[in-house]
Context: one part of a larger RNA
RNA sequence: GGCGCACGGUGGAUGCCUGGGCAUCAGGAGCCGAUGAAGGACGUGGGAGGCCGCGAUAGUCCUCGGGGAGCUGUCAACCGAGCGUUGAUCCGAGGGUGUCCGAAUGGGGUAACCCGGCACCCGUCAUGGGGUGUCACCGCUGUCUGAAUGUAUAGGACGGUGGGAGGGAACGCGGGGAAGUGAAACAUCUCAGUACCCGCAGGAGAAGAAAACAACAGUGAUUCCGUGAGUAGUGGCGAGCGAAAGCGGAAGAGGCUAAACCCCGCCAGUGUGAGAGCCGGCAGGUGUUGCUGGUGGGGUGUUGUGGGGCGUCACGUACUGCUGCUGCCGCGGUGGUGCGGGUGUUCGUGGUGUUAGUCGAAGGCGUUGGGACGCGUCGGCGUAGAGGGUGAGACCCCCGUAGGCGAAAACACUGCGAGCGCGCGUUGUGGCGUGCCCGAGUAGCAGCGAGCCCGUGUAAUUCGCUGUGAAUCUGCCGGGACCACCCGGUAAGCCUAAAUACUCCCUGAUGACCGAUAGCGGACAAGUACCGUGAGGGAAAGGUGAAAAGUACCCCGGGAGGGGAGUGAAACAGUACCUGAAACCGUGUGCCU
Repeated sequence: GGCGCACGGUGGAUGCCUGGGCAUCAGGAGCCGAUGAAGGACGUGGGAGGCCGCGAUAGUCCUCGGGGAGCUGUCAACCGAGCGUUGAUCCGAGGGUGUCCGAAUGGGGUAACCCGGCACCCGUCAUGGGGUGUCACCGCUGUCUGAAUGUAUAGGACGGUGGGAGGGAACGCGGGGAAGUGAAACAUCUCAGUACCCGCAGGAGAAGAAAACAACAGUGAUUCCGUGAGUAGUGGCGAGCGAAAGCGGAAGAGGCUAAACCCCGCCAGUGUGAGAGCCGGCAGGUGUUGCUGGUGGGGUGUUGUGGGGCGUCACGUACUGCUGCUGCCGCGGUGGUGCGGGUGUUCGUGGUGUUAGUCGAAGGCGUUGGGACGCGUCGGCGUAGAGGGUGAGACCCCCGUAGGCGAAAACACUGCGAGCGCGCGUUGUGGCGUGCCCGAGUAGCAGCGAGCCCGUGUAAUUCGCUGUGAAUCUGCCGGGACCACCCGGUAAGCCUAAAUACUCCCUGAUGACCGAUAGCGGACAAGUACCGUGAGGGAAAGGUGAAAAGUACCCCGGGAGGGGAGUGAAACAGUACCUGAAACCGUGUGCCU
C1' cells in the first nucleotide's frame, strides 16, 4: 500500500410523516373608488425585532347579539403590571376613529415630503405658532359678461352639481395587429385576426324582435348545446381552411320612437283697416288676431293578412269640475274621483337563506406494554360504523358525524299590505272616400379594399373610403351575376331579462393527484434573502420526544467538546436532535506485498 472483516466519522439518500400545494365538482359572491379605492409608507404593545391586527380614540372605542371561565395575538419564552360571574378575553352584526402617500384633487414635488390662501376657534403683551373646515381639472346646468363684426357667436367669470377621473385574475365588445412555423424550398396561402398594444363596459358582455330563412310546404327576435358535417364549398384545387338551412334540446318577452295631422311657446317674413281670423248655427263683441317658413315642447302614431294621418258614416263610450270671447244647443280640449291591471321605490309585516352558535346516543373488566386505541372476555348505541385527536388499529374517551334547534342587527331572495312616483285602459272598432306620411347625401351604381366556406371567380348578401346619386306602397329590398314570373320582407332610429363565458374571492366536498430535488416560485422571515442602474430575475431552508421530563450535581478543559450522574420506553432520540444508504475519511484486526 492492496484486499477482507469488525467498529466508527462524514454525508443526508431512502422509508414513514404533513401545518402546504394541485385538480375537479357543488353552492355562494361577482365589481371597488372623490363619503378618497386598490396598493403602500410611517407609526401603534410596559420591555429590541419579524409577522398579523389596528390608526394620534392606534394589540383598539361604542351599541346589539352569541358564549361562559378564564384572559392580556403569534414567533416565544421570561419578568412586570393588570382585567374578569356587576360576565372579561373570544366569535358575529352595525356604527365610530381612521396619520401620510397613492386617481390624489389648494400649489409644488425626487411617492409617503415641502409651502400656502380663506372662514372660524385656541395660544401669546404681540409676531411666529396650533386645530377644524375649505380651495384641482373636465362634463352638465344656470346667471352675468363678451372679440374679430352691427345683431350674434367663440371666449371669459361666478353660482349649483349623489356626474367623470383610478383600480380589477379571467371572461366580453371594439380600434390596431406580427413573426417563428406549415406548405418537407418559397412569394399567393398558412400560422391568425392568434400573440401583443390601445380604448370601453359589466357581473356578465355581445347579439336581438326579420328590408330573416325557406321553397310552392312552411318557420317566426337573439344567444347557447347536440346533430347536420369534416358534408356543401373554398384552395399555388397544394398545405390547408371550412359553413348554413333543417332537426333535437336549454331558455323564452317583447317594447319605445321619426314622419303625416292637431295644439302651445319663441323667431323671421308677409298682410290689412274689414273682406281674412277668433269650433258650428243665430246675434253681439274683438282686433297684429291671420297666413307662410323655421325652431322647441305636448298630443297623435309605429305596421307588412301593409300601417298610420285626414274627411265622412255606423256601432259604442262610469261620474263630475274647468275651459274653447259672450248667451242657448251640439262638438272638442283638459283636470279630478272611481274601477281594473302593470311597474319602480320606501315603509310595515311574514317566510326562506347567509353572516355567531347550540343539543347531540352507547364500555367496563382482565392481560402485554413506558403508554391500550392491541389481544381476551362480557355488554351497549346507531337517522350517528364520515373524519380528526388522544402515550400503538377507538362506533360507545375528546372534537365531531346523522338528525334537530337558533338571530337583537345587517344582507340576499320571496309573499302580503300601505304610501309615493311612473306609465296603461276608461275607448275603440268597422265601412266608404282621400292619396298626406311611412327614417337621404341614405339605397343603388362606379372605382378600390375588407369581411363572409367563397383566395375575383358567374360573386350575390354585409362593411369601409372616393365619386355619383333615387323612389314613398301603383314605392322599395331580398330569394347567389342578370331578366321575367312567383315567394318572403319593409332598410337607412333606439332599448331589451333568461338560457351563454369566466373565477381574483368565500364555503363545503372529492381525488388509480404530490409528499419537501415532488406539489404553487413559496409547507420555513417568500416574491423574502440575494442579483441587476432599470425593466426584471429570483433561491435555499420541514421532522427531538407521548410529554421538555431540554441532562441538577461532580470531573477534564481557557473554551468548544466530552466523561460520570440524572430524565426518558429509547439519549447511537441531547435541540449539529426520526430513520440514517452511497461516495469520501479513519481505528482495530486477518491475509498478501

Predicted 3D model of a 593-nucleotide part of an RNA (large-subunit ribosomal RNA, domain I) from Actinomycetospora lutea. The coordinates come from a structure-prediction model, not an experiment, and the mean pLDDT is 83. The source organism's lineage runs through Bacteria, Bacillati, Actinomycetota, Actinomycetes and Actinomycetospora. It was read from a public genome assembly.